Description
Predicted 3D model of an 84-nucleotide RNA (transfer RNA) from a bacterium. The prediction has a mean pLDDT of 80. Rfam family: tRNA. Rfam links the family to the GO term triplet codon-amino acid adaptor activity. Rfam's curators write: Transfer RNA (tRNA) molecules are approximately 80 nucleotides in length. It is annotated as a transfer RNA. It was read from a public genome assembly.

[in-house]
C1' cells in the first nucleotide's frame, strides 16, 4: 500500500435485521447491618437548563438517506489482524 474486524456511561458490556440507547456486571455516593470494619442487603449513578425532568443533547469524527439510524450508505481517525 491492499484486505477484514472492532469504535456505545467511570469500566467491561448488551441493544436481531431501522422503531423507548445503556439490559446485566463492576465501579461509585448514601443508607441497613457491625463496638468499627469487611463481607452482605436497599437506593441512586450520562451531560446541560431547572425547586422539579416528563425538557434538551449524547453512540469515535463530519456528511448522506429515512417519517425514524448505535444499526444502511460516503469520507475521515483510532485500534487489532491479515496481505504485500
Nucleotide at each position: 500500500g491492499c484486505c477484514a474486524g472492532a469504535g456505545u456511561g467511570g469500566u467491561g458490556g448488551a441493544a436481531u435485521u431501522g422503531g423507548u440507547a445503556g439490559a446485566c456486571a463492576c465501579g461509585c455516593a448514601c443508607g441497613a447491618c457491625u463496638c468499627a470494619a469487611a463481607a452482605u442487603c436497599g437506593u441512586g449513578u450520562g451531560g446541560g437548563u431547572g425547586c422539579a425532568a416528563u425538557c434538551u443533547c449524547g453512540u469515535g469524527u463530519g456528511g448522506g438517506u429515512u417519517c425514524g439510524a448505535g444499526u444502511c450508505c460516503c469520507a475521515c481517525c483510532u485500534c487489532u489482524g491479515g496481505c504485500a